A computed fold for a 265-nucleotide part of an RNA from Prochlorococcus sp. AG-363-O16, annotated as large-subunit ribosomal RNA, domain VI. Model confidence (mean pLDDT): 88 of 100. It matches the Rfam family "Bacterial large subunit ribosomal RNA".
Context: one part of a larger RNA
RNA sequence: CGCAGGAAUAUUGAGAGGAUUUCUCCCUAGUACGAGAGGACCGGGAGGAACGCACCUCUGGUGUACCAGUUAUCGUGCCAACGGUAAACGCUGGGUAGCCAUGUGCGGAGUGGAUAACCGCUGAAAGCAUCUAAGUGGGAAGCCCACCUCAAGAUGAGUAUUCCCAUGGCAUAAGCCAGUAAGGUCACGGGAAGAACACCCGUUGAUAGGCUCUACGUGGAAGCUUGGUAACAAGUGCAGCGGAGGAGUACUAAUAGACCGAGGG
Numbered sequence: 001c002g003c004a005g006g007a008a009u010a011u012u013g014a015g016a017g018g019a020u021u022u023c024u025c026c027c028u029a030g031u032a033c034g035a036g037a038g039g040a041c042c043g044g045g046a047g048g049a050a051c052g053c054a055c056c057u058c059u060g061g062u063g064u065a066c067c068a069g070u071u072a073u074c075g076u077g078c079c080a081a082c083g084g085u086a087a088a089c090g091c092u093g094g095g096u097a098g099c100c101a102u103g104u105g106c107g108g109a110g111u112g113g114a115u116a117a118c119c120g121c122u123g124a125a126a127g128c129a130u131c132u133a134a135g136u137g138g139g140a141a142g143c144c145c146a147c148c149u150c151a152a153g154a155u156g157a158g159u160a161u162u163c164c165c166a167u168g169g170c171a172u173a174a175g176c177c178a179g180u181a182a183g184g185u186c187a188c189g190g191g192a193a194g195a196a197c198a199c200c201c202g203u204u205g206a207u208a209g210g211c212u213c214u215a216c217g218u219g220g221a222a223g224c225u226u227g228g229u230a231a232c233a234a235g236u237g238c239a240g241c242g243g244a245g246g247a248g249u250a251c252u253a254a255u256a257g258a259c260c261g262a263g264g265g
Base pairs, nucleotide, nucleotide: 001153005164006163007162008161009160010159011158015150016149017148018147021049022048023047024046025045026044027043033038051107052106053105054104055103059101060100061099062098066094067093068092069091070090071086072085073084074083075082076081110145112144113143118138119137120136121135165265167178168177169176170175183260184259185258186257188202189201190200191199207253208252209251210249211248212247213246214245216242217241218240223236224235225234226233227232
């Protein structure tokens, strides 16, 4: 921009894409078959491999400043306690959320339909025979459905429900302009949404920050006391500290506003 008024919500599915894999073992059954050796069809069950989708409860990885330890050096006058730098974490030990796989869950189901090779039934031409000429069955990991996803720009632009509409000016021809309606956009606070855009939520509020509590992480803070000549250890005290998690609480900020948008089709 279109879908011949302007909107909101819910849909149909033309069409398109994805998937379609495979192995081993057990039972039937040491049965049918076979002199024996060997060893089934059909049918039923179990466990895997690779691949795919999703997720983070478990097992782990990362987790750039969350916790602790520690070396050198500089600084806060000194001790103690801290802070900066050491190649974009100085090094080391751990690690929440998030993200992830090596972890977890699930998937490839069908008594469907039409067929290929092939196997048939009935059956003439051609008194026989013949699956074929008329007619009529079976039959594949393949084809079409079924399964998952997208999908009305499917210009063939679909369908349903609901909402808004007899304002003003200029022209009088269906037109042009303006302010509006339903509705929407910007802006603002955000997001398990995201490259931008889009999408979703938000004062009829827990959206973000703060604060309180807590899960969880780290691992026992500083100060003081006690013991020891001291290094240090113990107690106070599962302490102190803490990013993203959870709950609560309107304290702060989502304010103030601006704009677009029909005229009965």